[in-house]
This record gives sequence, C1' cells and structure tokens, in this order.
RNA sequence: AUGUUAUCAAGAAAGGUGGAGGGAAUAGACCCUAUGAAACCUUAGCAACCCUUGGUUAGACUGAAGUCUUUUCAGUAUUUCAAAGAAGGUGCUAAAUUCUACCCUGAAAAUUUUGGGAUAGAUAACAA
Repeated sequence: AUGUUAUCAAGAAAGGUGGAGGGAAUAGACCCUAUGAAACCUUAGCAACCCUUGGUUAGACUGAAGUCUUUUCAGUAUUUCAAAGAAGGUGCUAAAUUCUACCCUGAAAAUUUUGGGAUAGAUAACAA
C1' cells in the first nucleotide's frame, strides 16, 4: 500500500518543548489559534475493536455410562447473544468524519431545508 467486515451525532486534557499555522485532500462555508497553531515529549483520562471472566445459543468432535436404530453426562475447539472488567495491544481526548459537494427523496417557496444512499476518509479486527 490492497481486500473483507464492523463502527463513526456518545465519551474523555493538563503540563513541558515549540513558535504560526490548523480543522485528511480539492472548492466553498464556518470555526479554532500569540489568552500560543502544527509537531514532539510527559502524565492523566475516555472508550471497549482485540483482550479477560463467568453465563448463554447452535451445531461439530472426543470420551464415558446406559434402559443401545438412540439417550444422558463430561470435555475440547468453534459459534450466537447480552453482561461485567480494564492488566495488556491499538485508537482517541474542539465543533456530527465541523458542514456542503454526487444520486434519490419529503416540505416550504424561489433558494432554503427533511430523510436515505453513494463516493471519499478515520479507527479496529482479520486476510494474502
């Protein structure tokens, strides 16, 4: 860098270094910023994707027992669902992914709005 799946209106900031930009890219709007941007570091926090615990659903496999065309029990790996947790791996800690752009659509009325989708992007897990 690519693909698949899931999520993206919730949540959570102080300090130090730094010194002018930043909000992914293009355009527009709007916003943040010398009461200090980006970036880096430290500490803290949020969340719960991976993860941990016990439960639960489903079929598979293994073993044992038995009343033996099958039943029961135990175990193993997987799997469904919700719950609890936060040690570890990531991520995140202005504003909806800040909003709009392309397609469809409801409303008003002459450029404003509603809802849905696509594209793009972000993050995670998995895959080659």
Molecule: SAM riboswitch aptamer (S box leader)
Organism: Tenacibaculum platacis